[in-house]
RNA sequence: GGAGAUUUAGCUCAGCUGGGAGAGCAUUCGCCUUACAAGCGACAGGUCGUAGGUUCGAUCCCUACAAUCUCCA
Numbered sequence: 001g002g003a004g005a006u007u008u009a010g011c012u013c014a015g016c017u018g019g020g021a022g023a024g025c026a027u028u029c030g031c032c033u034u035a036c037a038a039g040c041g042a043c044a045g046g047u048c049g050u051a052g053g054u055u056c057g058a059u060c061c062c063u064a065c066a067a068u069c070u071c072c073a
Base pairs, nucleotide, nucleotide: 001072002071003070004069005068006067007066010025011024012023013022019056028042029041030040031039049065050064051063052062053061
């Protein structure tokens, strides 16, 4: 220098080819226990990497950029 993959909650990841974003773990609170752990229940936590474009409507499609990883030279 060229090609490809990934980027979503604190962490690990879903989201099946556009219709309003979820799970597990973790945190917090409650139940249980003499108490702790385990278990059960509930809440909170997201500008979906950034900026534009297409569309009535974008995590999803298009473009550029950024970061990480892989391959080629």
Transfer RNA from a Christensenellaceae bacterium, 73 nucleotides, folded computationally. Its Rfam family is "tRNA". About the family: Transfer RNA (tRNA) molecules are approximately 80 nucleotides in length. Its family is annotated with triplet codon-amino acid adaptor activity in the Gene Ontology. Its mean pLDDT, the model's own confidence on a scale to 100, is 82. The sequence was found in a public genome assembly. NCBI's taxonomy places the organism under Bacteria, Bacillati, Bacillota, Clostridia, Christensenellaceae.